[in-house]
RNA sequence: GGGCGAUUAGCGCAGCCCGGUUAGCGCACCUCGUUGACAUCGAGGGGGUCACUGGUUCAAAUCCAGUAUCGCCCA
Numbered sequence: 001g002g003g004c005g006a007u008u009a010g011c012g013c014a015g016c017c018c019g020g021u022u023a024g025c026g027c028a029c030c031u032c033g034u035u036g037a038c039a040u041c042g043a044g045g046g047g048g049u050c051a052c053u054g055g056u057u058c059a060a061a062u063c064c065a066g067u068a069u070c071g072c073c074c075a
Stems, first nucleotide, its partner, number of pairs: 001074007010027004020058001029045005051067005
């Protein structure tokens, strides 16, 4: 230098292919119940500029272009 992949909640991930309801799951966290207490269990709750910038569109996490970071391969 070239190619491919990944980037979504504190952590791990789905959703993207084929644009359209309020962005969801597990763990973690908070509150309440249960307990002498803790754990487990049950109920409820909070947390997201969907890496960034721009474009297309009535509408973008999803499509297009560029940038950044990380990983793999080639040279």
Record summary
RNAcentral holds the sequence, with entries from ENA. Transfer RNA from a Planctomycetota bacterium, 75 nucleotides, folded computationally. Its Rfam family is "tRNA". Rfam's curators write: Transfer RNA (tRNA) molecules are approximately 80 nucleotides in length. The family's RNA type in Rfam is transfer RNA. Gene Ontology term of the family: triplet codon-amino acid adaptor activity. Its mean pLDDT, the model's own confidence on a scale to 100, is 83.